Background
The RNA shown here (transfer RNA) has 73 nucleotides and comes from a Candidatus Micrarchaeota archaeon. The organism belongs to Microcaldota, within Archaea. Its Rfam family is "tRNA". Gene Ontology term of the family: triplet codon-amino acid adaptor activity. The prediction has a mean pLDDT of 85.
RNA sequence: GCGCCGAUAGUCUAGCCUGGCAGGACCUUGCCUUCCCAAGGCAGAAACCCGGGUUCAAAUCCCGGUCGGCGCA
Numbered sequence: 001g002c003g004c005c006g007a008u009a010g011u012c013u014a015g016c017c018u019g020g021c022a023g024g025a026c027c028u029u030g031c032c033u034u035c036c037c038a039a040g041g042c043a044g045a046a047a048c049c050c051g052g053g054u055u056c057a058a059a060u061c062c063c064g065g066u067c068g069g070c071g072c073a
Base pairs, nucleotide, nucleotide: 001072002071003070004069005068006067007066010026011025012024013023020056028044029043030042031041032040049065050064051063052062053061
């Protein structure tokens, strides 16, 4: 230098192909339960790597970039 793969709450991860309210678990906050704690139950907060394009609408499609991994040279 070229090719391929990956980046989503504090952590792990689904969704991307086939565009339509971003889901789950852990953590966390409040409440219930208990003499207290733990466990359990209910409810809540919290995320799409960055820039641009296409579109009524982009995590998803297209272009460029950054970072990480693998391969080739």